Background:
This is a predicted structure of a 1480-nucleotide RNA (small-subunit ribosomal RNA) from an Alphaproteobacteria bacterium. The organism belongs to Alphaproteobacteria, within Bacteria. The prediction has a mean pLDDT of 84.
RNA sequence: AAACUUGAGAGUUUGAUCCUGGCUCAGAACGAAUGCUGGCGGCAGGCUUAACACAUGCAAGUCGAGCGAUGUAGCAAUACAUAGCGGCGCACGGGUGAGUAACACGUGGGAAUAUGCCCUUUGGUACGGAAUAGCCUCGGGAAACUGGGAUUAAUACCGUAUAUGGAGAAAUCUGAAAGAUUUAUCGCCAAAGGAUUAGCCCGCGUCUGAUUAGCUUGUUGGUGAGGUAAUGGCUCACCAAGGCGACGAUCAGUAGCUGGUCUGAGAGGAUGAUCAGCCACACUGGAACUGAGACACGGUCCAGACUCCUACGGGAGGCAGCAGUGGGGAAUAUUGCACAAUGGACGAAAGUCUGAUGCAGCCAUGCCGCGUGAGUGAUGAAGGCCUUCGGGUUGUAAAGCUCUUUUGGCGGGGACGAUAAUGACGGUACCCGCAGAAUAAGCCCCGGCUAACUUCGUGCCAGCAGCCGCGGUAAUACGAAGGGGGCAAGCAUUGUUCGGAAUUACUGGGCGUAAAGGGUGCGUAGGCGGAUCGGAUAGUCAGAUGUGAAAGCCCAGGGCUUAACCCUGGAAUUGCAUUUGAAACUGCCAGUCUAGAAUUGUGGAGAGGAACGUGGAAUUCUCAGUGUAGAGGUGAAAUUCGUAGAUAUUGAGAGGAACACCAGUGGCGUAGGCGACGUUCUGGCCAACAAUUGACGCUGAGGCACGAAAGUGUGGGGAGCAAACAGGAUUAGAUACCCUGGUAGUCCACACCGUAAACGAUGUGUGCUAGUCGUUGGGGUUAAACUCAGUGACGCAGCUAACGCUUGAAGCACACCGCCUGGGGAGUACGGUCGCAAGAUUAAAACUCAAAGGAAUUGACGGGGGCCCGCACAAGCGGUGGAGCAUGUGGUUUAAUUCGACGCAACGCGCAGAACCUUACCAGUCCUUGACAUGCCUGUCAUAGUUACCAGAGAUGGUUUCGUCGGUUCGGCCGGACAGUGCACAGUUGCUGCAUGGCUGUCGUCAGCUCGUGUCGUGAGAUGUUGGGUUAAGUCCCGCAACGAGCGCAACCCUCUUCCUUAGUUGCUACCAUUUAGUUGGGCACUCUAGGGAUACUGCCGGUGAUAAGCCGGAGGAAGGCGAGGAUGACGUCAAGUCCUCAUGGCACUUACGGACUGGGCUACACACGUGCUACAAUGGUGGUGACAAUGGGACGCGAACCCGCGAGGGGGAGCAAAUCUCCAAAAGCCAUCUCAGUUCAGAUUGCAGGCUGCAACUCGCCUGCAUGAAGUUGGAAUCGCUAGUAAUCGUGGAUCAGCAUGCCACGGUGAAUACGUUCCCGGGCCUUGUACACACCGCCCGUCACACCAUGGGAGUUGGUUCUACUUUAAGUCCGCGUGCUAACCGUAAGGGGGCAGCGGCCCACAGUAGGGUCAGCGACUGGGGUGAAGUCGUAACAAGGUAGCCGUUUCGGAAGGAGCGGCUGGAUCACCUCCUUU
Repeated sequence: AAACUUGAGAGUUUGAUCCUGGCUCAGAACGAAUGCUGGCGGCAGGCUUAACACAUGCAAGUCGAGCGAUGUAGCAAUACAUAGCGGCGCACGGGUGAGUAACACGUGGGAAUAUGCCCUUUGGUACGGAAUAGCCUCGGGAAACUGGGAUUAAUACCGUAUAUGGAGAAAUCUGAAAGAUUUAUCGCCAAAGGAUUAGCCCGCGUCUGAUUAGCUUGUUGGUGAGGUAAUGGCUCACCAAGGCGACGAUCAGUAGCUGGUCUGAGAGGAUGAUCAGCCACACUGGAACUGAGACACGGUCCAGACUCCUACGGGAGGCAGCAGUGGGGAAUAUUGCACAAUGGACGAAAGUCUGAUGCAGCCAUGCCGCGUGAGUGAUGAAGGCCUUCGGGUUGUAAAGCUCUUUUGGCGGGGACGAUAAUGACGGUACCCGCAGAAUAAGCCCCGGCUAACUUCGUGCCAGCAGCCGCGGUAAUACGAAGGGGGCAAGCAUUGUUCGGAAUUACUGGGCGUAAAGGGUGCGUAGGCGGAUCGGAUAGUCAGAUGUGAAAGCCCAGGGCUUAACCCUGGAAUUGCAUUUGAAACUGCCAGUCUAGAAUUGUGGAGAGGAACGUGGAAUUCUCAGUGUAGAGGUGAAAUUCGUAGAUAUUGAGAGGAACACCAGUGGCGUAGGCGACGUUCUGGCCAACAAUUGACGCUGAGGCACGAAAGUGUGGGGAGCAAACAGGAUUAGAUACCCUGGUAGUCCACACCGUAAACGAUGUGUGCUAGUCGUUGGGGUUAAACUCAGUGACGCAGCUAACGCUUGAAGCACACCGCCUGGGGAGUACGGUCGCAAGAUUAAAACUCAAAGGAAUUGACGGGGGCCCGCACAAGCGGUGGAGCAUGUGGUUUAAUUCGACGCAACGCGCAGAACCUUACCAGUCCUUGACAUGCCUGUCAUAGUUACCAGAGAUGGUUUCGUCGGUUCGGCCGGACAGUGCACAGUUGCUGCAUGGCUGUCGUCAGCUCGUGUCGUGAGAUGUUGGGUUAAGUCCCGCAACGAGCGCAACCCUCUUCCUUAGUUGCUACCAUUUAGUUGGGCACUCUAGGGAUACUGCCGGUGAUAAGCCGGAGGAAGGCGAGGAUGACGUCAAGUCCUCAUGGCACUUACGGACUGGGCUACACACGUGCUACAAUGGUGGUGACAAUGGGACGCGAACCCGCGAGGGGGAGCAAAUCUCCAAAAGCCAUCUCAGUUCAGAUUGCAGGCUGCAACUCGCCUGCAUGAAGUUGGAAUCGCUAGUAAUCGUGGAUCAGCAUGCCACGGUGAAUACGUUCCCGGGCCUUGUACACACCGCCCGUCACACCAUGGGAGUUGGUUCUACUUUAAGUCCGCGUGCUAACCGUAAGGGGGCAGCGGCCCACAGUAGGGUCAGCGACUGGGGUGAAGUCGUAACAAGGUAGCCGUUUCGGAAGGAGCGGCUGGAUCACCUCCUUU
């Protein structure tokens, strides 16, 4: 010099956000255990459980220099040994933590004590005596052990003397000793002092529970006595009646305490192994003896349990000493060596003893150190794994080459620990040499938190999981592998503690809505308290002294090779005590003051309270009158009342309850609450101004009082209303909502209850902190301003998670009280208190979940609101639903009736056309490199093809006729083709549309959907996009913290309508000719065709609107406000549809799930539905007449004229690749007839005869003729389309196609009606509101019941523990008394005495017993609720106005949620009104 450095978060509630709040994780630690693995050394540690039981050995002896005696050796001297007497020790050392909540422990003090051995000092050590063990002898007993007799010694015992000692005021009394041996000492006695150790007392500190609130009779104190080493109720007698307790007594539970240890930034929290200090205990309970010290771990006595021995009569024992055994347990070591060292006992000493101790053994139990090799080495080897098949990775890793030798092995040397001797450890540590990469790596993890990723297997299975959560066929989450990450002789798991957790908040939290303000006041204890002066110094601050053991932590040094470990010194020990100061602050004492508080006087407002009385309106009832058939009630009804006269109306009366208007975010009250008027009594408040007291104040645990409604008791009262109840409705049901009745109750008096959403969800008090605008009361003023006290609205700063609060705070502070600590279980159980009861109050746990919750956001939804739109309704027209048929679907059937599509948005849909084919289905018969593609190999140069025949159902098989490549460098080369059998592969309308692409439907041609920058918000998000207008439109205008932009809208595109222009063939024909005919020649004006242009823009006028956008009307115009129609489909939704159009991942099949063929099926038929056609007729049928279209198609085709047939059609074949030819006839129309019938309607069905297509019309095509002539007479509930060239009606064409349309797609002809309007239904858009929804209302969600499991309450009782009281019983033992029996020391000559012993009695008392309580725990038939469970049952209570707003308290009722009554709350939507505020 140093003794310090110091504080991390994450996951999980939601669609997302912020907050609250719990759960979980990452860290460190351990006397640990478990799993896998394991090379070495050092240092430590090692029964946490049964204070369970213990075999065996050892753990306390020693002294012959106290004593006699005996033995052994020796010739002896002597030496050695020892049982006994005696001395000292055995109270230390060692173990354990059962008990103990206590002066036990910690810390700091104190006085009334003792203290062997040790030290210092002083003095003494004189004279006597009597026994006894051993030994000997005689006995008892199985043993343990023991009795009688004789004899003997001492540092054993006793007496006397002496003493500076002690007691006492004194007299006086009391009171020691021991020798040994040889000459040095060691002892002994007394006294004083010291040291050490021990005992006692006190302050402070030391766990949980109040669901333990009162405890105590030696209890508290005094006097006296006894007792102790000593104080003291320690004990006893007497006296007094005290003592402790909310600052927690008593009781219950738990626990050895501390230094320390672990953790933590700290404050704290947890803990008390090893080491050290103290305490307690020694099989369990009690007791004393000895002793300096014990009420004694290896001593004694008694009782008890247990074990052992026994000859059954009796005895013995105590490992919580060291080893060890059994047991318990997840779990914890050797029956080792040595006294060499350190220490202890004894001894003069040598020495003996020492499981204390020193060492060794076992165990990865922990900490620390070392090693398992180092360098080089790319063809980036092989193998493994992955792969986009190129490669990548394992990986310089290996091999190979060159080195090294820690550790281990072998050989040699060899300590310190003991500075003379003596070494268990130990031939150990350490050193040297030799050989040789040789002997030495695992464990966990890899979805996020959390470092580390792929493949395969599995398929909500198996499994994982700390939390969130993975797994249902593409799993980085399971299992395996490869690879990777972490730690490493360990690694991981489990358990426990602290941390993170500010999640008990002292440091350092909260309570309007998240959990949390007591319902309100008064007030006790307590806490806190205005100004000023002085004193004292308790708190406070500063200094000093003592103490705070050592070890440990920290710092500096040192020793082991380093470290761990150890040693030395320091720092620290934040504390306690004493002492010296200071006096600001708090407290205390004393004085003063007036600003807090209170009092008096003067005024004031008021539904403040109590009692008594009075009043009118209304309801009901009664009586009387008038009057007649209904009244009443509802969504509609009914129950009900009424001809016995209701309802209505008039008059009179009775009775009870409540007080319209005034009336008001007005008033009063502490809260609950209070409303007609008058009188009496009474509480509080406010204002202005004087005066008085002088801090008298604030808060307030317990306590006391008040306390809505409901409810209870007793007695009244009872009009209306009205739980329960009854009836009627509604309904699937309706224990409800609605209706008709109606009892408790509602009212009064007295007495209980004591709770409410008792709310401002906001405790009380005080001070401070911008304002503006109302209103009540007072003051003030001419009127104002202003001011005090209330009561409201808005608002700045500030606060808040946000919402919001904002001088009446949820702001800034202070004081005090109450309360909270995840959700559920539960405000429940048990216990206590209160209550007549109902119940209130206080108030848990087991178990279970990972959330529950607050505020705000975006959506979605509402049987919420506003605005708007749509053939959405309405107004109309025509249909469907009834019939027959067609067609599709379901169902059924079948060998198969292939498959898909299922609300709108499947069902004349895929299918723009199933006789074969199609075809995917079924039956049967066949093929297997395949019907089809590519490559390799072999063969043939022909093959392919073609002619014909046979078998067969055919595929196919066999035979046969014809036919015989090109180029060429001449090669067995190239090209091309075919065949063959083998390999790769083909093939699949097989599965998954929930693995996908693409395409499509739908909301919806709805007007929306977004972005950039900026701004606002902690944030999700908002703004823009909302608002006022307007539009078909997020269309446009205006305004605006927004300004712009994108995808959508609109426009650009196509068609139609008007005009112009260009061009006239196949089109047209005004004019000139011509013809049967635009037929032909002119012509291109018109029509038309098809190219290009023009036109329409609210452009113009008027009105309106805001001077805007626009709207209304008008003019002109072919067309007018988007002119009509089409194409065009934003962001997205529906896991919508499609793997059977196509494409495609994965899976599956491979002599078949592939391929070929014949036949069948997709066409079935009791039935149900959808979409259509035709009808039911006169707006029609039939017959006749014969005018006017447009689109479109045509060569494998359209097919004219003409001929035949009744007709379908046939023959025929002109013309036409088309404005030329052709399909091609348009039909409704018009005229006549029929005359209302199952018809001259309707045409199904069936028979016969034909036609066409086609290889083939049986199953199974279409058409024609003749005949037949069904149902059907306009269609129930319900439901569809359409707003103008539309509906309706009429025909025409086309695609597909050999043939087949009532379907589909297109074309034109004729051609309406209606729309007042937006209340309602449906769908949609915007804004707003509520929400417990977010898979988004097809949402969420409540309760009973049934089943399974779990924990728990009650429970007749029963079992056990613990404790208390009373009584009984007394063992051993201390003490007291007696002591006649026995008796050595002293006295006495003796007798005897004194003293002692046995014995006896008494008090106390352990164990035990009896009786009765308290308390805790276990079990318990039965029973109560609770929790959790997969897709059970019944309803639908709540969330939206949740369909009766909900909730709180209470009463009553009901299968259940729940319903109803009374009072309360808004944490109720919506509409209207009132009042107030803000902005303009």